Predicted 3D model of a 532-nucleotide part of an RNA (large-subunit ribosomal RNA, domain I) from a Flavobacteriaceae bacterium. It matches the Rfam family "Bacterial large subunit ribosomal RNA". Rfam links the family to the GO terms ribosome and structural constituent of ribosome. The organism belongs to Flavobacteriaceae, within Bacteria. Its mean pLDDT, the model's own confidence on a scale to 100, is 85.
Context: one part of a larger RNA
RNA sequence: GGCGCAUGGGGGAUGCCUGGGCUCUCGGAGGCGAUGAAGGACGCGAUAAGCUGCGAUAAGCUGCGGGGACCGGCACAUACGGGUCGAUCCGCAGGUUUCCGAAUGGGGCAACCCAGUACACUGAAGGUGUAUUACCCAUAUGGGGGCGAACCCGGGGAACUGAAACAUCUAAGUACCCGGAGGAAGAGAAAACAAGAGUGAUUCCGCCAGUAGCGGCGAGCGAAAGCGGAGCAGCCCAAACCGACCGUGUUUCGGCACGGGCGGGGUUGUAGGGCCGCGACAUUGGCCGCGGGACGAACCGGAAGGCGCUGGAAAGCGCUGCCGUAGAGGGUGAAAGCCCCGUACGGGCAAGGAACGUUGGCCAUAGCGGUACCCUGAGUAGCGCGGGGCACGUGGAACCCUGUGUGAAUCCGCCGGGACCAUCCGGCAAGGCUAAAUACUCCCGAGAGACCGAUAGUGGACCAGUACCGUGAGGGAAAGGUGAAAAGAACCCCGAACAGGGGAGUGAAACAGAACCUGAAACCAUGCGCCU
Numbered sequence: 001g002g003c004g005c006a007u008g009g010g011g012g013a014u015g016c017c018u019g020g021g022c023u024c025u026c027g028g029a030g031g032c033g034a035u036g037a038a039g040g041a042c043g044c045g046a047u048a049a050g051c052u053g054c055g056a057u058a059a060g061c062u063g064c065g066g067g068g069a070c071c072g073g074c075a076c077a078u079a080c081g082g083g084u085c086g087a088u089c090c091g092c093a094g095g096u097u098u099c100c101g102a103a104u105g106g107g108g109c110a111a112c113c114c115a116g117u118a119c120a121c122u123g124a125a126g127g128u129g130u131a132u133u134a135c136c137c138a139u140a141u142g143g144g145g146g147c148g149a150a151c152c153c154g155g156g157g158a159a160c161u162g163a164a165a166c167a168u169c170u171a172a173g174u175a176c177c178c179g180g181a182g183g184a185a186g187a188g189a190a191a192a193c194a195a196g197a198g199u200g201a202u203u204c205c206g207c208c209a210g211u212a213g214c215g216g217c218g219a220g221c222g223a224a225a226g227c228g229g230a231g232c233a234g235c236c237c238a239a240a241c242c243g244a245c246c247g248u249g250u251u252u253c254g255g256c257a258c259g260g261g262c263g264g265g266g267u268u269g270u271a272g273g274g275c276c277g278c279g280a281c282a283u284u285g286g287c288c289g290c291g292g293g294a295c296g297a298a299c300c301g302g303a304a305g306g307c308g309c310u311g312g313a314a315a316g317c318g319c320u321g322c323c324g325u326a327g328a329g330g331g332u333g334a335a336a337g338c339c340c341c342g343u344a345c346g347g348g349c350a351a352g353g354a355a356c357g358u359u360g361g362c363c364a365u366a367g368c369g370g371u372a373c374c375c376u377g378a379g380u381a382g383c384g385c386g387g388g389g390c391a392c393g394u395g396g397a398a399c400c401c402u403g404u405g406u407g408a409a410u411c412c413g414c415c416g417g418g419a420c421c422a423u424c425c426g427g428c429a430a431g432g433c434u435a436a437a438u439a440c441u442c443c444c445g446a447g448a449g450a451c452c453g454a455u456a457g458u459g460g461a462c463c464a465g466u467a468c469c470g471u472g473a474g475g476g477a478a479a480g481g482u483g484a485a486a487a488g489a490a491c492c493c494c495g496a497a498c499a500g501g502g503g504a505g506u507g508a509a510a511c512a513g514a515a516c517c518u519g520a521a522a523c524c525a526u527g528c529g530c531c532u
Base pairs, nucleotide, nucleotide: 001531002530003529004528005527006526007525008524009523015517016481017480020452021451022449023448024447025446026445027444028443029441030440031147032146039100040099041098042055043054044053046078050074051073061094062093063092064091065090066089070082071081072080105114106113107112115133116132117131118130119129120128121127135144136143137142151182152180153179154178155177156176162169166216192199193198203230204229205228206227207226213221214220234433235432236431237377241264242263243262245260246259247258248257249256250255269411271376272375273374274373275370276369277368278367284364285363286362287361288360289358290357291356295352299347300346301345305320306319307318308317309316321338322337323327329341330340331339382406383405384404385403386402387401388400389399392418413428414427415426416425417424468475469474488516491503492502493501494500
């Protein structure tokens, strides 16, 4: 020096654990905000740095309900207090709620500075207190603004990439930006499909079908009818016509005409309505009021086990019982149906409150026939040019939207059925509303897992969006475990020592001693053996 064995140091793998995560299911909720939100700043404690809670009434105030012996949060100490005259605590409803923040009297480098008006202190200068003073829309009263995870609609709208290059194309109407809304949004009651037969608003799912098609016919894109399901619901205006009112014009003052907003009327495609004639007061629904109370907080009741053995400890083992509408789960010194919390089941009931009912009030809602006349959505439909959307890239390109130009018809009418024309068939545009089936989950409750178990699982099990980095936008950690119980080591000794250690003591264990469960490897040391 090497190798081996042993004992330690070192280190924190592994095992076990879980207060945290992840993914779902069911139910709830789906908003908060000028009555000042979300989010903060600064304060509030006997002592008080942080977290939590709260707001000058400041770890809290009031009422009601629950509860029943302790209590003054995390937080284990001291001091001082409170509570069976019912505290702390829990639930519901209130009160208070500084300053900043949409922030809104004006300003401003957020949490600060400075004003106007009215009133008060008070009589003046000055000061203080209380209230009030932004802007926009709308005009008795009112509304908006800002915030919020995803879902939704609209206005804008890439590139990387793919095409094995690349330009049409693709990626993709995606990402992203902006506006808006709701618990959903959007769509929606045929100017629809279909095809000689029919269907009958919309939406969503499964088929149709990777079909028909589109496509530098490349890459790739990609329907619909129809069928099966989920869910079902239909309505209101404009106009004709009638009426009162107001205005304008005109008048022989009797009116007439036009315009306006308003009331009645009316809503359709086998056309409907006005108008004229006939006939009737039915049916159904909505809102309000009243009744009604399912459900509904804290919380309450809630069955049944003993002895012995091992052990530090019994829930283990042995013997022998019991309950079960409860043998879900958790805890207890180890492994408990019967020890504790619970569980099944039952009770409780404030605020709130669904279904449902209703002699009530208000409102809405039907028929038959006739057809001369009137009405039935105009810078619209259509067309030219330029674009966009449709699975469809201009193509034979219908259909939908429209920047620009042009520009009808009026029921003997008009549109569509994938160029166009005819026949036939379907429908009635140019106004509007509409539940459900569908999408999503920041949040609340209950539950589940051939999900993770501390380098995993959220970035975050722990005071984490923290420490730290960055001018900034932004980036972004590490870090869990004594023990059943602190019983957390009185006292003594070594030592400079509040370092560290040795005794003593506690404990089942201290090689569980707080640098604390287990304690692998690297690496270091010591002892012994062998080899050189």